[in-house]
RNA sequence: GGUCGUAUGACGACCCUGACGGAACGAGCGGGGGAGACAUCCCCCUUGGGGCGAAUCGCCGGUCGCCUGCGCGACCGGGGUAGGGCGACUUUCGCGUCCGAGCCCGACAGCUCACCUGGGAGGCGGACGAAAGGGAGUCA
Numbered sequence: 001g002g003u004c005g006u007a008u009g010a011c012g013a014c015c016c017u018g019a020c021g022g023a024a025c026g027a028g029c030g031g032g033g034g035a036g037a038c039a040u041c042c043c044c045c046u047u048g049g050g051g052c053g054a055a056u057c058g059c060c061g062g063u064c065g066c067c068u069g070c071g072c073g074a075c076c077g078g079g080g081u082a083g084g085g086c087g088a089c090u091u092u093c094g095c096g097u098c099c100g101a102g103c104c105c106g107a108c109a110g111c112u113c114a115c116c117u118g119g120g121a122g123g124c125g126g127a128c129g130a131a132a133g134g135g136a137g138u139c140a
Stems, first nucleotide, its partner, number of pairs: 003027004011021002029119001031117003038110001046107001048108001049105004057080001059078008083099005089133006
């Protein structure tokens, strides 16, 4: 990023029906790798390193393990925090509310033209106030 078209769907062991899934191509939107110049002033040194993402940083308590040292590590819980989402057109201000996780690569990656390569989900809920701007519809 998480969308549109072919699609009332190519196909999915055999017959019928239904359900479910669904390739490929095109458009367009994301992610990663990848020269030179530039950057790092180098590279390597298990204290590895790196990517997606808002999801970082530390404090307190409990259990277990190590150590015998004021400690270290793992897990669970609590309350904060960098940062982030929502309050049904956009922005600003106010107020309110919520998240602050997890997963992946596998010794390896700065940036990066050409080039290469992947992704386009899932589950729920909501819709406050003011100002400015914009749009649509209806009536005359």

The RNA shown here (c-di-AMP riboswitch aptamer (ydaO/yuaA leader)) has 140 nucleotides and comes from an Actinomycetota bacterium. The coordinates come from a structure-prediction model, not an experiment, and the mean pLDDT is 79. Of the family's consensus pairs, 89% are formed in the model. Lineage of the source: Bacteria > Bacillati > Actinomycetota. It matches the Rfam family "c-di-AMP riboswitch aptamer (ydaO/yuaA leader)". Its family is annotated with regulation of gene expression and cyclic-di-AMP binding in the Gene Ontology.